[in-house]
RNA sequence: AGGUCUGUCCGAAGAGUGGCCGGAAAAUGGCCCGCCGAAGGCGCAACCCGCCCGGAAACGCUCAGGCAAAACAACGGCAGCACCUGA
Repeated sequence: AGGUCUGUCCGAAGAGUGGCCGGAAAAUGGCCCGCCGAAGGCGCAACCCGCCCGGAAACGCUCAGGCAAAACAACGGCAGCACCUGA
């Protein structure tokens, strides 16, 4: 310095506060319809690799998750020396 990982840190989108029952409730739960994609998962394979093998997306699918706020959140920033690699 780079990569991985970690974090009571910062930023971070989309889509019905849908209907009925129930309830104090926009909660848990049940039934029905409509949606979102950026936890995770799966798929194609853009791309990486001289080729094969292999890896693999912010693309696709929506199983899961989500559709006021909150929480969560890919990704970015910051920090850590927790691990690895290089100089």